[in-house]
Molecule: transfer RNA
Organism: Flavobacterium aurantiibacter
RNA sequence: CGGGAUGUGGCGCAGCCUGGUAGCGUACUAGCAUGGGGUGCUAGGGGUCGCAAGUUCGAAUCUUGUCAUCCCGA
Numbered sequence: 001c002g003g004g005a006u007g008u009g010g011c012g013c014a015g016c017c018u019g020g021u022a023g024c025g026u027a028c029u030a031g032c033a034u035g036g037g038g039u040g041c042u043a044g045g046g047g048u049c050g051c052a053a054g055u056u057c058g059a060a061u062c063u064u065g066u067c068a069u070c071c072c073g074a
Base pairs, nucleotide, nucleotide: 001073002072003071004070005069006068007067010026011025012024013023020057028044029043030042031041032040033039050066051065052064053063054062
């Protein structure tokens, strides 16, 4: 320098192809059960999807640029 993959609550991931108000597990907080812990159950808070722009009535999803990490090639 060229090509590719990944980026979504604290952590690990799905959703993207086929656009329609953002989910799961775990963790966290509260309550209940237990003498307490562990554990189980119920409820709750937390992310505008790496960043920016474009298309569209509407973008995590399509397009372009860019950043970070990893892989391959030179």